[in-house]
RNA sequence: GCCCCGGUAGCUCAAAGACAGAGCGUCCGGCUUCUACCCGGAAGGCUCCGGGUUCGAAUCCCGGCCGGGGCG
Numbered sequence: 001g002c003c004c005c006g007g008u009a010g011c012u013c014a015a016a017g018a019c020a021g022a023g024c025g026u027c028c029g030g031c032u033u034c035u036a037c038c039c040g041g042a043a044g045g046c047u048c049c050g051g052g053u054u055c056g057a058a059u060c061c062c063g064g065c066c067g068g069g070g071c072g
Stems, first nucleotide, its partner, number of pairs: 001071007010024004026042005048064005
């Protein structure tokens, strides 16, 4: 320098054009003598950045940044 994969909640990951979700964690409550387990509930994201396409973009296109892998 070129090619491929990835970047979404605190962490690990879904969502493949039409409400942004799950598990774990956190907080509150229940249960328990107390803690843990278990049960119920809540908060938490302008989806890496900038453009474009579209009635509508996390999703498609272009450029950039970051991480991983391959080639030279």
Molecule: transfer RNA
Organism: Balneolota bacterium